[in-house]
Context: one part of a larger RNA
RNA sequence: UGACGGGGACCCGCACAAGCGGUGGAGCAUGUGGUUUAAUUCGAAGCAACGCGAAGAACCUUACCAAGCCUUGACAUCCCUCUGAAUAGACUGUAAUGGGUCUAGCCCUUCGGGGCAGAGGAGACAGGUGGUGCAUGGUUGUCGUCAGCUCGUGUCGUGAGAUGUUGGGUUAAGUCCCGCAACGAGCGCAACCCUUGUUCUCAGUAGCCAGCAGGGAAGGCUGGGCACUCUGGGGAGACUGCCGGGGAGAACCCGGAGGAAGGCGGGGACGACGUCAAAUCAUCAUGCCCCUUAUGGCUUGGGCUACACACGUGCUACAAUGGCGGUGACAAAGGGAGGCGAACUUGCGAGAGGGAGCGGACCUCAAAAACACCGUCACAGUUCGGAUUGUAGUCUGCAACUCGACUACAUGAAGCCGGAAUCGCUAGUAAUCGCAGAUCAGCAUGCUGCGGUGAAUACGUUCCCGGGUCU
Numbered sequence: 001u002g003a004c005g006g007g008g009a010c011c012c013g014c015a016c017a018a019g020c021g022g023u024g025g026a027g028c029a030u031g032u033g034g035u036u037u038a039a040u041u042c043g044a045a046g047c048a049a050c051g052c053g054a055a056g057a058a059c060c061u062u063a064c065c066a067a068g069c070c071u072u073g074a075c076a077u078c079c080c081u082c083u084g085a086a087u088a089g090a091c092u093g094u095a096a097u098g099g100g101u102c103u104a105g106c107c108c109u110u111c112g113g114g115g116c117a118g119a120g121g122a123g124a125c126a127g128g129u130g131g132u133g134c135a136u137g138g139u140u141g142u143c144g145u146c147a148g149c150u151c152g153u154g155u156c157g158u159g160a161g162a163u164g165u166u167g168g169g170u171u172a173a174g175u176c177c178c179g180c181a182a183c184g185a186g187c188g189c190a191a192c193c194c195u196u197g198u199u200c201u202c203a204g205u206a207g208c209c210a211g212c213a214g215g216g217a218a219g220g221c222u223g224g225g226c227a228c229u230c231u232g233g234g235g236a237g238a239c240u241g242c243c244g245g246g247g248a249g250a251a252c253c254c255g256g257a258g259g260a261a262g263g264c265g266g267g268g269a270c271g272a273c274g275u276c277a278a279a280u281c282a283u284c285a286u287g288c289c290c291c292u293u294a295u296g297g298c299u300u301g302g303g304c305u306a307c308a309c310a311c312g313u314g315c316u317a318c319a320a321u322g323g324c325g326g327u328g329a330c331a332a333a334g335g336g337a338g339g340c341g342a343a344c345u346u347g348c349g350a351g352a353g354g355g356a357g358c359g360g361a362c363c364u365c366a367a368a369a370a371c372a373c374c375g376u377c378a379c380a381g382u383u384c385g386g387a388u389u390g391u392a393g394u395c396u397g398c399a400a401c402u403c404g405a406c407u408a409c410a411u412g413a414a415g416c417c418g419g420a421a422u423c424g425c426u427a428g429u430a431a432u433c434g435c436a437g438a439u440c441a442g443c444a445u446g447c448u449g450c451g452g453u454g455a456a457u458a459c460g461u462u463c464c465c466g467g468g469u470c471u
Stems, first nucleotide, its partner, number of pairs: 007471007015461002019425005026316008034307002042053002064302007073125001077124002079121006087104006106115003127291002130289003136285002138280003141276001143274001148187006154163003167178003193268004198236007207226002212223003239262001242256005318418001322377007334365003339358002344353003384415001389410007431453007
């Protein structure tokens, strides 16, 4: 000077408390440990690993295993010789790749050759998801969006260092005010950026009968018009600006007016100096080490999907605030050309046929669901729950045996609200309901977004956890 203390003072945070809903029990999904295995590729490890890298493991991916093959190599540069290509097609052979045969098939030229490409050869080299994240760059997590971390000059101290940055107030904030041997400054805070909430203006192939006309069974359907809604460009608006009270005639705090919004309006992006030899050599790059007829390369098949068990994260439930049947209504945000695919026909259905329209405010995915109304069930392992299994199918794809998703019929398991313990959330939040997208041939209970319905509680800071300042 720090760090630490079951030392002190002060102050914060869904930290506790007050509430609401979960997890821990069941079935299943998924990740991990363990075990097994020819292989079950590798990494991630308290918080901050475990629906994590995986925003898509049937082949491919794929790094693993078995078997069969290649050796200047699947890929780059250079040299020599030969050929005329490349490429496409056919035949043969194999589990497949590799292998063998045939046919079609270049350009420029000073005719020496050159370009481009293939085959063969020699070696320099290629190649390595092999090792080391404790050799590294880059990127990331975390403390933590916590309010801190420093510098110049000056002053003090022999010096390490201190001061400033402490103190009195105040704030979300080292935010601001006052004081002070300090005076200033930098990185952080805040603001500038995006979005949302109000309004004006500009613009009108989505919206409106608002006002006019036409047409109909109906419908912005047509003419017509940008008023409104909306879309998207530009402005305005909020600043403690105004009033009252408190405070030190300060900063600021409390209340009020006006206002769509009030004291940071809500949300996002944004992460100081540093910490954890934190994570990543398997995104990539890279030093060193190692392999070089193999630790490289190709192919077929298998594995990553195993299963006595243990844990994490989820989904579905255990029902009547519910299940089922019928009828009816209201979103937002997105995607679409090797695509989205309407009407119509067909099938109980998944789907099939069909092909209008649309590179899309125009067409389409598309049905929103919870909800409302009517009916039924009457507390039961049930008309709850749907695991598991059988049969028959649909679709994608070269191919669904290992190992896809979905449909119909049948089957109907555990489960009666869950021990110790433990998690999330303070408002359009929790809870609950559906919709879309990325990845993607196909595959979502995951992830990322979107809207619908829409609560309860916070006395307070003694205690638990984490953090800040002073001592």

Small-subunit ribosomal RNA, 3' major domain from an uncultured bacterium, 471 nucleotides, folded computationally. Model confidence (mean pLDDT): 85 of 100. Its Rfam family is "Bacterial small subunit ribosomal RNA". Gene Ontology terms of the family: ribosome and structural constituent of ribosome. The full RNA is in RNAcentral, with records from ENA, Greengenes and SILVA.